About this RNA
Large-subunit ribosomal RNA, domain II from Tannerella forsythia, 686 nucleotides, folded computationally. Lineage of the source: Bacteria > Pseudomonadati > Bacteroidia > Bacteroidales > Tannerella. RNAcentral holds the full RNA, with entries from ENA and SILVA. Rfam family: Bacterial large subunit ribosomal RNA.

[in-house]
Context: one part of a larger RNA
RNA sequence: ACCUACGAGUUACUUUUUUUGGCAAGGUUAAGUGUCAUGUAGGCAUGUAGCCGAAGCGAAAGCGAGUCUGAAGAGGGCGGAUAGUCAAAAGGAGUAGACGCGAAACCAAGUGAUCUACCCAUGAUCAGGUUGAAGGUUAGGUAACACUAACUGGAGGACCGAAUGGAUAUACGUUGAAAAGUGUUCCAAUGAAUUGUGGGUAGGGGUGAAAGGCUAAUCAAACUUGGAGAUAGCUCGUACUCCCCGAAAUGCAUUUAGGUGCAGCCUCGGGUGUUUUUGAUGAGAGGUAGAGCGACUGAUUGGAUGCGAGGGCUUCACCGCCUAUCAAGUCCAGACAAACUCCGAAUGCUCAUCAUAUGGAUCCCGGGAGUGAGGGCAUGGGUGCUAAGGUCCAUGUCCGAAAGGAGAAGAAUCCAGACCAUCAGCUAAGGUCCCGAAAUAGCCGCUCAGUUGCAUUUAACGAAGUCAGACCGCAUAGACAGCUAGGAUGUUGGCUUGGAAGCAGCCAUUCAUUUAAAGAGUGCGUAACAGCUCACUAGUCGAGGGGUCUGGCAUGGAUAAUAAUCGGGCAUAAGCGGUUUACCGAAGCUAUGGAUAUCGCAAGAUAUGGUAGGGGAGCAUUCCAUACUCUGCGUUGAAGAUAAGGGGUGACCUUUGUUGGAGCGUAUGGAAAAGCAAAUGUAGGU
Numbered sequence: 001a002c003c004u005a006c007g008a009g010u011u012a013c014u015u016u017u018u019u020u021g022g023c024a025a026g027g028u029u030a031a032g033u034g035u036c037a038u039g040u041a042g043g044c045a046u047g048u049a050g051c052c053g054a055a056g057c058g059a060a061a062g063c064g065a066g067u068c069u070g071a072a073g074a075g076g077g078c079g080g081a082u083a084g085u086c087a088a089a090a091g092g093a094g095u096a097g098a099c100g101c102g103a104a105a106c107c108a109a110g111u112g113a114u115c116u117a118c119c120c121a122u123g124a125u126c127a128g129g130u131u132g133a134a135g136g137u138u139a140g141g142u143a144a145c146a147c148u149a150a151c152u153g154g155a156g157g158a159c160c161g162a163a164u165g166g167a168u169a170u171a172c173g174u175u176g177a178a179a180a181g182u183g184u185u186c187c188a189a190u191g192a193a194u195u196g197u198g199g200g201u202a203g204g205g206g207u208g209a210a211a212g213g214c215u216a217a218u219c220a221a222a223c224u225u226g227g228a229g230a231u232a233g234c235u236c237g238u239a240c241u242c243c244c245c246g247a248a249a250u251g252c253a254u255u256u257a258g259g260u261g262c263a264g265c266c267u268c269g270g271g272u273g274u275u276u277u278u279g280a281u282g283a284g285a286g287g288u289a290g291a292g293c294g295a296c297u298g299a300u301u302g303g304a305u306g307c308g309a310g311g312g313c314u315u316c317a318c319c320g321c322c323u324a325u326c327a328a329g330u331c332c333a334g335a336c337a338a339a340c341u342c343c344g345a346a347u348g349c350u351c352a353u354c355a356u357a358u359g360g361a362u363c364c365c366g367g368g369a370g371u372g373a374g375g376g377c378a379u380g381g382g383u384g385c386u387a388a389g390g391u392c393c394a395u396g397u398c399c400g401a402a403a404g405g406a407g408a409a410g411a412a413u414c415c416a417g418a419c420c421a422u423c424a425g426c427u428a429a430g431g432u433c434c435c436g437a438a439a440u441a442g443c444c445g446c447u448c449a450g451u452u453g454c455a456u457u458u459a460a461c462g463a464a465g466u467c468a469g470a471c472c473g474c475a476u477a478g479a480c481a482g483c484u485a486g487g488a489u490g491u492u493g494g495c496u497u498g499g500a501a502g503c504a505g506c507c508a509u510u511c512a513u514u515u516a517a518a519g520a521g522u523g524c525g526u527a528a529c530a531g532c533u534c535a536c537u538a539g540u541c542g543a544g545g546g547g548u549c550u551g552g553c554a555u556g557g558a559u560a561a562u563a564a565u566c567g568g569g570c571a572u573a574a575g576c577g578g579u580u581u582a583c584c585g586a587a588g589c590u591a592u593g594g595a596u597a598u599c600g601c602a603a604g605a606u607a608u609g610g611u612a613g614g615g616g617a618g619c620a621u622u623c624c625a626u627a628c629u630c631u632g633c634g635u636u637g638a639a640g641a642u643a644a645g646g647g648g649u650g651a652c653c654u655u656u657g658u659u660g661g662a663g664c665g666u667a668u669g670g671a672a673a674a675g676c677a678a679a680u681g682u683a684g685g686u
Base pairs, nucleotide, nucleotide: 001686002685003684004683005682006681011096012095013094014093015092016091017090018089019088020087021086022085023084026052027051028050032046033045034044035043036042056063057062066078067077068076069075099237100236102234106227107226108225109224110223111222117201118200119199120198121197122196123195124194125193126191128160129159130158131156135152136151137150138149139148140147164188165187166186169184170183171182172181203219205215206214207213240618241617242616243615244614245613250263251262252261253260254259264371265370266368267367268366269365270364271363275361276357278355279354280353281352282351283350284349290343291341292340297337298336301333302332303331304330305329308326309325310323311322312321313320374399375398376397377396378395379394380393381392382391383390404415405414406413419594420593421592422591424590425589426588430584431583432582433569434568435567439581441580442579443578444577445576446575452571453570461556462555465553466552467551468550469549470548471547472546474544482540483539484538485537486536488513489512490511493507494506495505519534523532524531595608596607597606598605599604619675621672622671623670624669625668626667627666628665632664633663640659641658642657643656644655645654646653647652
């Protein structure tokens, strides 16, 4: 892992609701007793104690269709219109282990020191080698000591190193040879050493050179049995079929936040009978969006004026004068607000009337729930960075609990809600070159960037890309561009300056003259001049040309970590914009056949996605009762097993063959140890 067997809402009592039955203003017996059965703790009698109901109110005395409060014939509270009761079955609730399994723990009584910790008693063990303390002796030495030398001596938690005890490092081992070892290496090795035997200390206790260590492979409180089925707002599991309906993830409260109570939303039964939905019309309340603010509260920009203040001048002082300052008020122009409003919608909401829909509509009473972690998207907002697949509200929708088609792929985006069958048709979104079903369709434009080929890869800003539109100048009295020629004079304007002559800088009556035209000069240039050029003018040429703004498509800006990409191939359309027709395309709609439910006389119509959950109808298993009556089936082969048919929407039922070898069924009722895929389920087998 698989297979087989076992494996979880039960039972007792109390209570409530529904259904069925008996009796009914009543209903009913309990224990006990008697009797009859043993087809089995049963039947039939008896038993009126008791219980419920028929009257309530008050704390009570008490009164009574009333009563209590109260001074009250007031007001108010609770009552008053007769249906109950006893059984059975079913749905809930309560008390019990109460659907099953599961703690860590707590307490009691006991059992353990053959492991290990420490202690007591009594024994045992430590190869070999090294060092050489005190003391002593002798000699030297001293007044006597001290002191010195040699020898002796044999101390030490001394040294090296076996046994023995340990465990430093590393390798192996890690379903091991071993539930702690093996190899190499290492530490102590006469000591606080090691060890044998016997004995002692016991669980909030022991023992501990102290690590919360050890106390029998168990220790921040051992083990065994019991209280005990402790408790578990937690996790997991909870078993056959079909049919109908079908949620919630919200509000309030909570030692409450992953729990629960009440309400909301679902379902079932009974009642109500349009109360409901939508639309139109009419009538209302309102202060949002917007807007406005010489209409308030606040905030606020520029300009004009300048009460007043500051500063300066002046004065003995008052007065007075001035100002690159601040600034009230007023005037002009501009503009802001969730907690501003002189104003003010659209929607939404309420009521009435008339229509509309008759819907698994509304509302009321009662039985049963589940939910009370929600999520995405769109819109209106708060918060945040007008960040988040963020977070918190509101309105809607979908996912949740929804399959099918589109979106390459994809919970919630688009289309669309699956009763069953069909090798029939039409469409939606989206598509129609190939992968791929269907137009290499038609017409009009745009794009040259592979831009693009839906969105997810974009911006500020830049650019004679290109297309379209609007407006303003110029132009056959000849524009624009090019070419030819001119572009002068007062004058080197004045000032400044070393110089300043159109061209460093400053000034301005930037003037005047001659002209077809020519600036007191557009740029280059010089030290300053010079020189080149432009504006401006004429000629040549011969038809459009210049500018501004707006829109479309394209362009640069353009940078991410393994090899890239429109889903791919690829495409100049098979890209982008507009328009037209055709086709493809789903479990949508239609067609044909069928099933079930509701309504209907019928014809027929409508409905049938579904988690939690509510309701209904059935199948199977074991046992019991009765019937199977001219006596159910069975050795002429039961149950079981197995193969192949048949029936039923399904759980399942049934026939025949083979096997098997002795019991078993059908109908109607009844009773349950009554259905397994899951619980790291239990046991066995493979």